Molecule: small-subunit ribosomal RNA
Organism: Bubalus bubalis bubalis
RNA sequence: AGAGUUUGAUCCUGGCUCAGGACGAACGCUGGCGGCGUGCUUAAAACAUGCAAGUCGAACGGACUUUUUAGAAGCUUGCUUCUGAAAAGUUAGUGGCGGACGGGUGAGUAACACGUGAUCAACCUGCCUCUUACUGGGGAAUAACAUCGGGAAACUGGUGCUAAUACCGCAUAUGACCACAACUCGGCAUCGAGAAGAGGUAAAAGAUUUAUCGGUAAGAGAGGGGAUUGCGUAUCAUUAGCUAGUUGGUAAGGGUAACGGCCUACCAAGGCAACGAUGAUUAGCCGAUCUGAGAGGAUGACCGGCCACACUGGAACUGAGAUACGGUCCAGACUCCUACGGGAGGCAGCAGUUAGGAAUAUUGGGCAAUGGGGGAAACCCUGACCCAGCAACGCCGCGUGAAGGACGAAGGUCUUCGGAUUGUAAACUUCUUUUCUGUGGGAAAAAACAAAUGAUGGUACCACUGGAAUAAGACACGGCUAACUACGUGCCAGCAGCCGCGGUAAUACGUAGGUGUCAAGCGUUGUCCGGAAUUACUGGGCGUAAAGAGAGCGUAGGCGGCUUAUUAAGUUGAAUGUGAAAGCCCGGGGCUUAACUCCGGAAGUGCAUUCAAUACUGGUAGGCUAGAGUUUAGUAGGGGUAAGUGGAAUUCCUAGUGUAGAGGUGAAAUUCGUAGAUAUUAGGAGGAACACCGGUGGCGAAGGCGACUUACUGGGCUAACACUGACGCUGAGGCUCGAAAGCGUGGGGAGCAAACAGGAUUAGAUACCCUGGUAGUCCACGCCCUAAACGAUGGAUACUAAACGUGGGAGGUAUCGACUCCUUCCGUGUUGUAGCUAACGCGAUAAGUAUCCCGCCUGAGGAGUACGGCCGCAAGGUUGAAACUUAAAGGAAUUGACGGGGACCCGCACAAGCAGCGGAGCAUGUUGUUUAAUUCGAUGAAACGCGAAAAACCUUACCAAGACUUGACAUUUAGUGCAUAACCUAGAGAUAGGCGAAAUUAUAGCAAUAUAACACUAAAACAGAUGGUGCAUGGUUGUCGUCAGCUCGUGUCGUGAGAUGUUGGGUUAAGUCCCGCAACGAGCGCAACCCUUAUCAUUAGUUGCCAAUAUUAAGUUAGGAACUCUAGUGAGACUGCCGUAGGUAAUACGGAGGAAGGUGGGGACGAUGUCAAAUCAUCAUGCCUCUUACGUCUUGGGCAACAAACGUGCUACAAUGGUUGGUACAAAGAGAUGCAAAGCAGUAAUGUGGAGCCAACCUCAAAAAACCAAUCUCAGUUCGGAUUGUGGGCUGCAACUCGCCCACAUGAAGCCGGAGUUGCUAGUAAUCCCGAAUCAGCAUGUCGGGGUGAAUGCGUUCUCGGGUCUUGUACACACCGCCUGUCACGCCAUGGGAGAUGGGGGGACCCAAAGUCGGUGAGCUAACCUCGCAAGAGGAGGCAGCCGCCUAAGGUAAAACCAUUGACUGGGGUGAAGUCAUAACAAGGUAGCGGUAUCGGAAGGUGCCGCUG
Repeated sequence: AGAGUUUGAUCCUGGCUCAGGACGAACGCUGGCGGCGUGCUUAAAACAUGCAAGUCGAACGGACUUUUUAGAAGCUUGCUUCUGAAAAGUUAGUGGCGGACGGGUGAGUAACACGUGAUCAACCUGCCUCUUACUGGGGAAUAACAUCGGGAAACUGGUGCUAAUACCGCAUAUGACCACAACUCGGCAUCGAGAAGAGGUAAAAGAUUUAUCGGUAAGAGAGGGGAUUGCGUAUCAUUAGCUAGUUGGUAAGGGUAACGGCCUACCAAGGCAACGAUGAUUAGCCGAUCUGAGAGGAUGACCGGCCACACUGGAACUGAGAUACGGUCCAGACUCCUACGGGAGGCAGCAGUUAGGAAUAUUGGGCAAUGGGGGAAACCCUGACCCAGCAACGCCGCGUGAAGGACGAAGGUCUUCGGAUUGUAAACUUCUUUUCUGUGGGAAAAAACAAAUGAUGGUACCACUGGAAUAAGACACGGCUAACUACGUGCCAGCAGCCGCGGUAAUACGUAGGUGUCAAGCGUUGUCCGGAAUUACUGGGCGUAAAGAGAGCGUAGGCGGCUUAUUAAGUUGAAUGUGAAAGCCCGGGGCUUAACUCCGGAAGUGCAUUCAAUACUGGUAGGCUAGAGUUUAGUAGGGGUAAGUGGAAUUCCUAGUGUAGAGGUGAAAUUCGUAGAUAUUAGGAGGAACACCGGUGGCGAAGGCGACUUACUGGGCUAACACUGACGCUGAGGCUCGAAAGCGUGGGGAGCAAACAGGAUUAGAUACCCUGGUAGUCCACGCCCUAAACGAUGGAUACUAAACGUGGGAGGUAUCGACUCCUUCCGUGUUGUAGCUAACGCGAUAAGUAUCCCGCCUGAGGAGUACGGCCGCAAGGUUGAAACUUAAAGGAAUUGACGGGGACCCGCACAAGCAGCGGAGCAUGUUGUUUAAUUCGAUGAAACGCGAAAAACCUUACCAAGACUUGACAUUUAGUGCAUAACCUAGAGAUAGGCGAAAUUAUAGCAAUAUAACACUAAAACAGAUGGUGCAUGGUUGUCGUCAGCUCGUGUCGUGAGAUGUUGGGUUAAGUCCCGCAACGAGCGCAACCCUUAUCAUUAGUUGCCAAUAUUAAGUUAGGAACUCUAGUGAGACUGCCGUAGGUAAUACGGAGGAAGGUGGGGACGAUGUCAAAUCAUCAUGCCUCUUACGUCUUGGGCAACAAACGUGCUACAAUGGUUGGUACAAAGAGAUGCAAAGCAGUAAUGUGGAGCCAACCUCAAAAAACCAAUCUCAGUUCGGAUUGUGGGCUGCAACUCGCCCACAUGAAGCCGGAGUUGCUAGUAAUCCCGAAUCAGCAUGUCGGGGUGAAUGCGUUCUCGGGUCUUGUACACACCGCCUGUCACGCCAUGGGAGAUGGGGGGACCCAAAGUCGGUGAGCUAACCUCGCAAGAGGAGGCAGCCGCCUAAGGUAAAACCAUUGACUGGGGUGAAGUCAUAACAAGGUAGCGGUAUCGGAAGGUGCCGCUG
């Protein structure tokens, strides 16, 4: 620091996901040691048991125990009892201090609760420290105790006795307090401090070991607390208004430690709130912790500070302090005890239990240390604390050995079978001992203070003994992401964080081997931060990706021109205080190191105060004129409102003329018309809209505005520069305007026209087209408030190159004047520099450079939906979610492909022609059907006379039956040289049995013998498969297509995919060539080179040829080498020449010459690629399958079936013909298991025969159409030949299934072929024969050959196919594409819903415990006072009781809110192969889309207005 994922590829936008760190964690697998930490995050659920707050006898009286002692009594004369005294000890009670600390928890709390700073001139403070002054003298009670009672218990009543540092008067009063107060000082508003004087009020306690410790009053301090306050500290506005003690005042009212509506009475009507009141939900806050570069974000366990709470709610008492965790009272819930009357309890203290939960420990030791309470102290108490136990829960450290060791062992795995790897790893050798075992020693922590005191702990640590001994796993291995192979599985099982793997060769599943990474851990899950600049302060955006409000006016707010003075709020600097400690960071120190810990520093970015500075911002007071506004003079305009006027046109009415049609469409029909339409003429009525001008021209804020005139009225621009003097910009809320459609009331209604009706079209047609037609469109008034309300671009200001138009002004120059020209301001357009942008593009009218203000966005869908609020008559508008689903959705541009887009060009593509096919019969192939089998493959073009250039057996792969099993065929090992042939028997044959002649072959060697071949036998390795997969493959082939295309290097352009070149202008058969050009070159294709054919020359002259000579029946022979021909070598044709056109081009047209003229004709030759095209059955081949069979052999059958359909052919339908006879003219081939002549036989097929020929020699071989002559005479025929019968021939082991040919007889359909469709542009079509391959035999097929030999082509509108350029695209599996909606089915979440249930909160009313306060107090009453000798009486004061206010809990009724649930119902989402259509994407076949209204199964259609995306 980034990476993966949208696409065919690219750039961008944008989300999702990953790599990092962390945790009080949990789960899975595994687990050696130690140190330091941490450990109920859930039920503030309930709790058994034990412990967690006591202490003081030096406050007090008792009681008890022990000892000593004095006296008395009794006697068992050393004991017991009693009384007194003294000492030591214990402690129930009174009393004092402490139980308000320490410890726990986070329920509540959105608050002065917390943090930070300030304040108290409005306060309190036990114990502690310091200081000052005191401590005199009395009194009355009461627990304990005793006794009598009550009660189950808890507990408690009466009577009597008694003490105090308990309680109460009196005296005294430095000082305090209260009221008065001369005077002095100060401040912060009320005021504060000090104070002479004189008046009033209130004190005290003793104990003791005699050292001290206490007590009272007061002052000061320290520490603690209370109160006030600035600022800061969650979410929701689908919570917008809240508030009656509420806000303020007065009180010579109360209350408090203290201010205060804190409370009461009265008066006033305030107070809070968009800078978010009130309400709802959530939450303890902070130091800090985690993360991050930081800013931030998240968290608030442990440790520390504060707060709150203590079963729930309320209340006070005591006290310095509480509204009190281990106190009290009351109410409630729950649990327990009970004698049923009544009582007891509160672990959110430490352990522990139950429950809940994924989940969290011991009912341990000790007060040794630190700290706390009490005490004079000893000491006691202390689950605070210190320790130990459990847990890999975390962090840190250590170990599981080290060195050597190749035969690279064995085993495993893989393998191309060679090997590779595990791997120096092991074994083995030599060492070491941290851990471990045992033995011995053995701390510090201990300080005040001389001593004593250690739970931890015989622990840490040290020494020695022993021995490699006791100690390694987890996860991953497709990419991200380090690490790969084999087997199994076969869209199954499964994996998965994202992309995605798995459908028979899975590095992605499972297992194994190997490898990688971490390591006593490793993974997974969860959560937080990061990456994420993905909420953007640092640090984002809004033309088209999400995003500018439809427009304006304007409130609050924000921002604001030049200048002077002043101020010092912001700002800046310095200082001071504070920012606790711990933590983080830095530097040191201590534990062997580290974690951990100690010391010091820094930091703590903050707050407050003081001082200073004054540039900028702000405030105050002035000034200015450049912003803004006013004035004057002009000026353009469909700006607005109202009234009036006008002509053209449509329609209707009336009348005339006139007659059969009109209208409408792609074509029609509905419709109108003989009752007179349409057409035409005249007159009239009525409504709506305003042609031409008219223009990226004008005006307006936008919506919008168009005949003319008048009235009223808004704004703009220009010039002048007189006036005001910043008056400005923006603008949350708010207000106003706001197309069309729509709504209400009343008018109006010509045309047009949703709905509707009819006619067409169509598979249907709720549409497009046509004929009608109602709301509406128009007017007035009132609503609605939305649009693709768009420049998809908020407003304002300033600045930043040019050029060319246009609208409105002004000025200037020139001129007699005008036009023109120049300058300038305002508007409106086009091109374009810089710059910007993802690109497209924008570009002074910015999307550039900057400033200010507002609005808006944060993946796609769900959804602009639901609920709620507001608005509306309604339609609906506005505000506006979530659950759930998903990895994309999207923008721009690129290359293709496609288009019922465009342009150009080509092709027997159409057209023009000729001949056909489609009808018939037959042949052949295919489908289908049948069959035991009808083997398999080929299936639009590009399968179908195709694989097959030959299915009777064989072929043959199929079927039936019969056989074989190392095999019909190959290699290896061992052995033998037996065999085999021929013949006989059985059998359908394969085979089986019998008989059984002759002899093994080659090489090396003298030979023995060896090797090899052949054949057989034996055993196993293996053979074999036309079995599967052409979607695992090679090779071969088809097709687009003989179409002209397909690419590369360098350069250039572009962020990039890519482009350029290859496009353009011409031209060509051609990316052929020329010209131009940021391209220049090159390659594969085209062309040429090759073969053939057409002409000539030359060479050669037999088997071919024959002009001259001779000769023959005959080129037969002699001869010739001229010709033909043959086959070698050459020549020839190149737009070379001329003319015209063209650009002095390429080239085209015409001409000359030439055998041939513009690639002369034909062939071979097939670019990059497409179709998972065809072929595993030509062959080869991976994998899979079969192995006495899916292999091999044999016989017979089948591939030849036959209702039907299709393709390709042949023969015909006849006179351009048939038949008969006669006469001509080829080329190219083939021939030895061959072609076969002549001759002879047969009607013929053919037989016989065998000359000749291994071929320019011989043979096949007759060419046929043609020509000559005759006949037939238009008919199912002398056409046509199918079919069938009979008899023959040929081949072959064999013609039944199932061959070909001949003869005779038979003589079917068929008289030129519907829709449609094929081939062909010249030696071509058509027609006529000939040959060859295959082959024993079998062609109408195929491949070749020649003979005869046409017609037409205007041309490119249309059909098909192709090429180039361009355009659109939502396609890229590429239109056989993509894709929308209803319906049906499964699943999921959600809205409504008669209602139902539950919850928290608020208000009203009723009742009202305890308790404070107030009143009363006829009852009760020790201290003090008065009277009294006393008894006693009275008073003061107090208490019980009662009453009142307040009030917890409880109750009643109503309302709001939040959840859960609900028959039924609405839409939504999602789901390999359901139904109906085809709305969108191309002009998507009616351009699409927006708003609105209406209609329709559905997408949708139509009307009106708008937009161009």